[in-house]
RNA sequence: CGAGCCGGGCGGACGGCCGCGUGGAGUGCCCCUAGGGGGACUUCCCGAGGAACGUCCGGGCUCCACAGGGCAGGGUGAUGGCUAACGGCCACCCGGGGUGACCCGCGGGACAGUGCCACAGAAAACAGACCGCCGGGGCUGUGCUCUCGAAAGAGGGCGCUCCUCGGUAAGGGUGAAACGGUGGUGUAAGAGACCACCAGCGCCUGAGGCGACUCAGGCGGCUAGGUAAACCCCACCCGGAGCAAGGUCAAAAGGAGCCGCCGCUUCGCAAGGAGGGUGGCUCUGCGCGGACGUUCGAGGGCUGCCCGCCCGAGUCCGCGGGUAGACCGCACGAGGCCGGUGGCAACACCGGUCCUAGAUGGAUGGCCGUCGCCGGGGGGAUCGUGAGGUCCUCCCGGACACAGAACCCGGCGUACGGCCCGGCUCGUCUG
Numbered sequence: 001c002g003a004g005c006c007g008g009g010c011g012g013a014c015g016g017c018c019g020c021g022u023g024g025a026g027u028g029c030c031c032c033u034a035g036g037g038g039g040a041c042u043u044c045c046c047g048a049g050g051a052a053c054g055u056c057c058g059g060g061c062u063c064c065a066c067a068g069g070g071c072a073g074g075g076u077g078a079u080g081g082c083u084a085a086c087g088g089c090c091a092c093c094c095g096g097g098g099u100g101a102c103c104c105g106c107g108g109g110a111c112a113g114u115g116c117c118a119c120a121g122a123a124a125a126c127a128g129a130c131c132g133c134c135g136g137g138g139c140u141g142u143g144c145u146c147u148c149g150a151a152a153g154a155g156g157g158c159g160c161u162c163c164u165c166g167g168u169a170a171g172g173g174u175g176a177a178a179c180g181g182u183g184g185u186g187u188a189a190g191a192g193a194c195c196a197c198c199a200g201c202g203c204c205u206g207a208g209g210c211g212a213c214u215c216a217g218g219c220g221g222c223u224a225g226g227u228a229a230a231c232c233c234c235a236c237c238c239g240g241a242g243c244a245a246g247g248u249c250a251a252a253a254g255g256a257g258c259c260g261c262c263g264c265u266u267c268g269c270a271a272g273g274a275g276g277g278u279g280g281c282u283c284u285g286c287g288c289g290g291a292c293g294u295u296c297g298a299g300g301g302c303u304g305c306c307c308g309c310c311c312g313a314g315u316c317c318g319c320g321g322g323u324a325g326a327c328c329g330c331a332c333g334a335g336g337c338c339g340g341u342g343g344c345a346a347c348a349c350c351g352g353u354c355c356u357a358g359a360u361g362g363a364u365g366g367c368c369g370u371c372g373c374c375g376g377g378g379g380g381a382u383c384g385u386g387a388g389g390u391c392c393u394c395c396c397g398g399a400c401a402c403a404g405a406a407c408c409c410g411g412c413g414u415a416c417g418g419c420c421c422g423g424c425u426c427g428u429c430u431g
Stems, first nucleotide, its partner, number of pairs: 001427010012371007020047002023044005029038003049402001053413002056411005061242004068307004073238005079091004093107001094105004108233002113231002115227003130172002132168007141160008180198006199223001201220008246328004254284009264275004286320007299311004335354008373398011
């Protein structure tokens, strides 16, 4: 200098003018019987993200609900830690990839069972003989040769070829994968049949480690595939629904009770009673019709089913009518930042400090200037032995990415213009 690997950070800055939202303080205006309600102005604090996206996990919180069991269903899968928890994070083991820094892993079980391994190949599982190698028999054909014989011919041997029977899995072929590898003994030819060394598997011993495991030594048989990210088996874990959760107030068609008033009706000699009207307060929650039910239990709940348990006097259907508003939940948190201690780390503890949006058709925007940033093209200076580096200036273009809270938090995944910082690996060049 180039190429990479890992981790962390930013997500334009400053100034001016105008304009938004919650909250605090102040000023004064309108409605109103008191309470209370509405709106205006000034000023101050604060006001989107690293992913706010996906809705993939885990929780806090709320309700079912006082909360049991089983089945189904779902999730995870080496070990040790962190965490509120997780399918997350950290370390580390084994396996795989890479020259390496590093990265990846649906990491328990194939001897519980069931499947699948196309094509090729003899054969794809406790398999198997295509080419081949060896042996026995036959004698189809044939070459060479020996013996006897005067010859004809007869008998025999070796080899090839053909037929058949048996042995073989070492050699060759097929394939992603073929029942361990190399060398030897042995054999008719071979073969872990046997032997030496090695790999794998099982067992034993020792050492190291919290552990998964690792290393060393010994013994043994001789090696009975792969696939569970196929079904499945095993171990462990899991109530459900979700802020549109869940609450409070108001309103409406009506009803009941209590209190007060009435110059109304009626009973009464009167006091007073009954009815009606009206005002206030409290409770409840519309009207008509039908079916079933009220402890011999309709209906409902335990948010998939069953058992079991609980609530229960109303529930359901049809027709008609009324309301759709305001507030809480709603931001003090498994919170942020700084420092110290412990730990390889994730992180934990201690101390200090800070309060950082809360909208509800839904706020943070617009303009200007300077700088910064990105792309392209020039010029100059400076540092160094060198390879090379740093700074300044001019011109042109751009204004950039992914993208916007909606109960909150911890993760994961995805998207992202550009920049900065740190550590490490490899290569090249220079001294």